Source information
Predicted 3D model of a 73-nucleotide RNA (transfer RNA) from Herbinix hemicellulosilytica. RNAcentral holds the sequence, with entries from ENA and Rfam. Its mean pLDDT, the model's own confidence on a scale to 100, is 82. It matches the Rfam family "tRNA". Rfam classes the family as a transfer RNA. Its family is annotated with triplet codon-amino acid adaptor activity in the Gene Ontology. Rfam describes the family as follows. Transfer RNA (tRNA) molecules are approximately 80 nucleotides in length.
[in-house]
C1' cells in the first nucleotide's frame, strides 16, 4: 500500500429485518450474621469511538476520520 473484522456500563460482552439500549462481573444501599465472607433482594452508572448524511425515526444503513486485531503484497 490492499482486504477484512472488532470498538456499547468500571471490566468481559449481548443486542435479528432502523422503532424510545441489556446481560454478567464490579461499585454501592439494605436483609441475613456475634462478626466477616456467601447468599438473597434493591441502586446508580452509556449523548454506543469521533465528525457527517439518509430517513418520521440510526447502536444498527451510507460517507469521512481515529484506534486496535488478521490475511495479502
Nucleotide at each position: 500500500g490492499c482486504u477484512u473484522c472488532c470498538c456499547u456500563a468500571g471490566c468481559u460482552c449481548a443486542g435479528u429485518c432502523g422503532g424510545u439500549a441489556g446481560a454478567g462481573c464490579a461499585a454501592c444501599g439494605c436483609a441475613c450474621u456475634c462478626g466477616u465472607a456467601a447468599u438473597g433482594c434493591g441502586u446508580a452508572g452509556g449523548u454506543c469511538g469521533u465528525g457527517g448524511g439518509u430517513u418520521c425515526g440510526a447502536g444498527u444503513c451510507c460517507c469521512a476520520u481515529g484506534g486496535g486485531g488478521a490475511g495479502c503484497u
NCBI's taxonomy places the organism under Bacteria, Bacillati, Bacillota, Lachnospiraceae, Herbinix.